[in-house]
A computed fold for a 370-nucleotide RNA from an Actinomycetota bacterium, annotated as Bacterial RNase P class A.
Its Rfam family is "Bacterial RNase P class A". By type it is a ribozyme.
The sequence was found by an Rfam model in a public genome assembly.
This record gives sequence, structure tokens and C1' cells, in this order.
RNA sequence: CGAGUCGGCCGGGCGGCCGCGUACCGGCACGACCGGUCCGAGGAACGUCCGGACUCCACAGGGCACGGUGCUGGGUAACACCCAGUCGGGGUGACUCGCAGGAAAGUGCCACAGAGAAGAACCGCCGAUGGCGGGGCAACCCGCACAGGCAAGGGUGAAACGGUGCGGUAAGAGCGCACCAGCACCCGGGGUGACCCGGGUGGCUCGGCAAACCCCACCGGGAGCAAGGCCAGACAGGGGGAGGGCGGCCCGCCCGCAGACACCCCCGGGUAGGCCGCUGGAGCGGAUGGGCAACCAUUCGCCGAGAGGGAUGGCCGCCACCGGAGCGUCAGCUCCGGCACAGAAUCCGGCGUACAGGCCGACUCGCCAC
Repeated sequence: CGAGUCGGCCGGGCGGCCGCGUACCGGCACGACCGGUCCGAGGAACGUCCGGACUCCACAGGGCACGGUGCUGGGUAACACCCAGUCGGGGUGACUCGCAGGAAAGUGCCACAGAGAAGAACCGCCGAUGGCGGGGCAACCCGCACAGGCAAGGGUGAAACGGUGCGGUAAGAGCGCACCAGCACCCGGGGUGACCCGGGUGGCUCGGCAAACCCCACCGGGAGCAAGGCCAGACAGGGGGAGGGCGGCCCGCCCGCAGACACCCCCGGGUAGGCCGCUGGAGCGGAUGGGCAACCAUUCGCCGAGAGGGAUGGCCGCCACCGGAGCGUCAGCUCCGGCACAGAAUCCGGCGUACAGGCCGACUCGCCAC
């Protein structure tokens, strides 16, 4: 200098004018009016995909069913998240990706092609043995390919029953042997562990799919701020049914009673107003300490929207940034255009997705020069 890989951060600034919302203060012509002051969206407020807090239902209990998670260790309130590792795939590398338990428990499936998709035989090879025919005195020889044997070669396929070689055989084959690959078991060493390193034994050679059922381990009670509570008001304390709280089922538990006045269900009738919940919290920032890290602890400082059918915007000027054109005395100047994605509604932790433009740090590879 070029090409890359990770991580972190910002996401316009200043001023003027006009507006919007809550709260507070003041005003009066008391109106959801006027004036003033403070405050007023984001890194994703988004999707609502996971996990929790909170509330109610038993102070949430047992079993079945159902659902979820799925290498190991750690972090956390919890997680499907994060960190550190292991194994496998990719990359020269920095690094990155993984739906990563079990197929040797059972069942099922494997398109097309193919004989066969799991204990296969179409072409093929053989025909030692048996059979048939011929020859020979006989031992035996020749032929056929009927029984049968084989899986080397061909062929199909994404995938075909370990690979190479030697021996062996009628032909062959882990049938035997050597080496290689895999698997199972045993031993030694390292690691908390996933796992790794080394040695040995056994011809054991066993296809793939579990995001098919299933098995194993662990986790999960249900509903959700329209939760839930209080106040005010309206209608008819009207009719019928039935114990209610618990909903997929069973059990168990609690409350109420022997009759319905309530809770519950259906029908009928009415209303759809106000307040709380509501934002100070697993909070944010700094320092110190522990830890490889995620994160944790201690301490100091800070307060940053809270609504109701739902406010946070618009215009102008200057500056910054980006693009284009023109001028230039190469410092720059002038003009035009652009400046994203998006937007709280109970609150947090994640994940995923969108995004004009920009900044910083660490690392890798290549080339050149010293």
C1' cells in the first nucleotide's frame, strides 16, 4: 500500500418563529379557555418469537396426557440467551457455521431408476458336488447349464452390505493374512467435564432418516394490565338451571350448605364514566476488587415519557456530512440536490428483522522498501 476478519460506538449540531401533551403557577369573559415555566421516544421504542417480574385463580399439591429443551462447564431471576471450551464442516489465515442425545431397544419410511433400499442377485462367473448326454476295460475325460454355488466384474441410484494387495478356490468371498479405515471392549495418562493422547484384544464390518413414531435425561399448573382492585351511576334482586373455586382428564385440597338470597351457567335487561395498578428499576454512569470471559461484589453519583382512541411536529437561517456541476491563483470558493430505518402504552432480560451516513480499536493474509 492492497485485500480481508472480528468487536465497540454514534446515528446530526446551534439559533429563530409557529404548534402538540402531562404537571405546576397565574389570569378571568370559568371554557376540556388564555399566558408562563419544567419535562417530553429508540438503537432498534418494531416483530410479539422465547424467558421472567407482577396480578388473579389452593401460599400451586400428586399422577396421566400434552408441550418444550437436547455436546460440556459456567453466567443469570429465567431462557431457545450470553461466555468459555469439545467435536464436526468451511477458510492459506484472522475467524466462522452447526436442527451436535440414542438408528447395536422396537416400529416405520427411503421419490425416480434398479433384480435388490437391508441380509439383494438382472447381466455375469462357476458348475468342485449331484443330474443329463457322450467317450473309455478302468482311474477318469469331454460337453450341457437342470439342481445348485458365488458376489469378483458390469449395470441402476443421492446411497448397494468396508478399501488395497497377497494367498486361497470350481468360481468366489474377512474365507485366511498384511496394511489402512470404522466399531465394540479392556488398560494407562491428561481434563471438573464434553473429550483428547497412547497401547492392546476381537474379523465385529452393523446403510441413511429421530424437524417420523419412539426411547432416554431435564424443564413446564392456567390465564393475562382488556391481569386485578376501588368508587359512582343505569337496569327488573326478572325467568330458568345448577353447589362453586380448576382449565384436557383422574385424584387431592379449600369454601358453601340441604336449599337456593350469594358465588357459577343460560336467557332477558342495563351501562360502557372516574381513580388506583403506572413506573425508582433484576435501573443508568464512574471507580475499585474477583473472574480468561459472560458476569459478580463493594462504593460514589444520577433520575431519564408515562395518557384518554393514543402528544413529542413543521418552516427558515448557519454549520457539519454525502453526491453532482461550475470556477480556481490548487489553499479552496459558488450553486443545486440529498441526509436512513422507525416510533413508547404494565415493566424488564434476550433473540430476530430494518437502517442514509460516519467514527474507533484489535487481528489476519499478500506485495514492496529499510